[in-house]
This is a predicted structure of a 141-nucleotide RNA (c-di-AMP riboswitch aptamer (ydaO/yuaA leader)) from Microtetraspora sp. NBRC 13810. Lineage of the source: Bacteria > Actinomycetota > Streptosporangiales > Streptosporangiaceae > Microtetraspora. Its mean pLDDT, the model's own confidence on a scale to 100, is 79.
């Protein structure tokens, strides 16, 4: 010098998940702001009839929905492949590039809603690389 690995701080990313105060030697956590979420009127919206099939219905947070195919045959189900509505990163666009298309609540229940009510405020990751072109124009002098 180089490869690889743990730990920290700094910076940066996704996401609502940040920041302050009191407590933490009792039952140990409890408040605030700020940011996200959900339930809840008038008004609109939906609605009424017959007939036939299906059928743990309906809903919420979220980008995360939908479609093909393939697993000895048939349903179904779980896996895998491939795509895909929509989403993120590269300070802004655009061109390029590189990624994500999970998971989880409620529980038979909820259109939107102003008073008003009820929660959340975690977690996960990155650190020399893909980047050019433009737009802006902050600091400084």
């Nucleotide at each position: 010098g180089c490869c690889g690995g743990c730990c920290g701080a700094a910076c940066g990313c996704c996401g609502a998940a940040u920041c302050c105060c009191c407590a933490c030697g009792u039952c140990a956590g409890g408040g605030g702001a700020g940011c996200c979420g959900g339930g809840g009127a008038c008004c609109c919206a939906c609605a009424g009839c017959c007939a036939g099939a299906c059928c743990u219905g309906g809903g919420g947070u979220g980008a995360a929905u939908c479609c093909g195919c393939g697993c000895c045959g048939u349903c179904g189900g779980a896996c895998g492949c491939g795509g895909u509505a929509g989403g993120g990163c590269u300070g802004c666009u655009c061109c390029g590039g590189c990624c994500c298309g999970a998971a989880c609540c409620c529980g038979u229940c909820a259109g939107c809603u102003a008073a008003c009510c009820c929660g959340g405020u975690a977690g996960g990751c990155g650190u020399c690389g893909a980047g050019g072109a433009g737009a802006g124009g902050a600091g400084c002098u």